[in-house]
Context: one part of a larger RNA
Molecule: small-subunit ribosomal RNA, central domain
Organism: Acidimicrobiia bacterium
RNA sequence: UUGGGCGUAAAGAGCUCGUAGGCGGUUUGGUAAGUCAGAUGUGAAAGGUUGGGGCUCAACCCUAAGACUGCAUCCGAUACUGCUAUGACUAGAGUCCGGUAGAGGAGUGUGGAAUUCCUGGUGUAGCGGUGAAAUGCGCAGAUAUCAGGAGGAACACCGACGGCGAAGGCAGCACUCUGGGCCGGUACUGACGCUGAGGAGCGAAAGCGUGGGUAGCAAACAGGAUUAGAUACCCUGGUAGUCCACGCCGUAAACGUUGGGCACUAGGUGUGGGGCCUUAUCAACGGGUUCCGUGCCGUAGCUAACGCAUUAAGUGCCCCGCCUGGGGAGUACGGCCGCAAGGCUAAAACUC
Numbered sequence: 001u002u003g004g005g006c007g008u009a010a011a012g013a014g015c016u017c018g019u020a021g022g023c024g025g026u027u028u029g030g031u032a033a034g035u036c037a038g039a040u041g042u043g044a045a046a047g048g049u050u051g052g053g054g055c056u057c058a059a060c061c062c063u064a065a066g067a068c069u070g071c072a073u074c075c076g077a078u079a080c081u082g083c084u085a086u087g088a089c090u091a092g093a094g095u096c097c098g099g100u101a102g103a104g105g106a107g108u109g110u111g112g113a114a115u116u117c118c119u120g121g122u123g124u125a126g127c128g129g130u131g132a133a134a135u136g137c138g139c140a141g142a143u144a145u146c147a148g149g150a151g152g153a154a155c156a157c158c159g160a161c162g163g164c165g166a167a168g169g170c171a172g173c174a175c176u177c178u179g180g181g182c183c184g185g186u187a188c189u190g191a192c193g194c195u196g197a198g199g200a201g202c203g204a205a206a207g208c209g210u211g212g213g214u215a216g217c218a219a220a221c222a223g224g225a226u227u228a229g230a231u232a233c234c235c236u237g238g239u240a241g242u243c244c245a246c247g248c249c250g251u252a253a254a255c256g257u258u259g260g261g262c263a264c265u266a267g268g269u270g271u272g273g274g275g276c277c278u279u280a281u282c283a284a285c286g287g288g289u290u291c292c293g294u295g296c297c298g299u300a301g302c303u304a305a306c307g308c309a310u311u312a313a314g315u316g317c318c319c320c321g322c323c324u325g326g327g328g329a330g331u332a333c334g335g336c337c338g339c340a341a342g343g344c345u346a347a348a349a350c351u352c
Stems, first nucleotide, its partner, number of pairs: 003324004007306002012320001014202004021195003025089003028085004033081002035077002038074005049065006092192001093189003096185005104178007111155001116150007126137002163170002207248006216242002221237004259319006267297012301308002325352003334345004
């Protein structure tokens, strides 16, 4: 390579958009490139295979057959694929109209609780902390308590096994701007679709640059303990950072460790958002049903087992990514990117 695989054994790219490419709904006519059939030519000989023969046998040699799975030309077939038509269609996809839920995103404003600090009042000897202590704070009046003020950060209850988002992620309240979804109608377009090598954008935390901000928390650091030691766990402090604006970084156990799309294959039971039917009428509630989401349980089937099971890891098709013993190593070298930290791509010797 062929093959076999990718939830947990090696293996799904963090996510999305999208170029090339690959693949692609129903139907009619044409064409005949792919495809299929036939014919002709060619496909050297030797070798190999099979039959027969010659050296006393064999090796060896001679002869015939078959094969050479291919290529070209000609004449046909038209189911499928392709191409083509001023083609046709509506079940895919999209548009439109009417509803609807939501921590989806961006900006501005604003609220209360709490911590800390400051000022003042009351008040007096402790407070704090731990397994126990000590460092620390306090008669220059702390802790506690009341009133007032300042400032930053985060939003208790509601809150959920809930919701939204492509992922990262998103939570006080109000307003402005704005993306997407779902349901119903079936008015319109008429395959406009799926995937997606390269590429582009987004991308937690930490980190970096410039400027601000800093209440609490807190790497580093200092001190107190513990200990044989204690560069830790515990305690008292505490700077970057955490916050904001703009610009970088581009990685995570970026996890459902499960790529995307479509179709099919028992059910049961919760829950979120719609629609329809129903209880004589309106109507809450309830019951039934249907579409979309999100959980649990479970049949067939699958699986090495665990488990998965209409939200598949079942049954199929299409497209992409990735794996190929452990270590060396996600390293070296080179290239590209980055201010740096480093990232992406990615070996070998050697060794078991």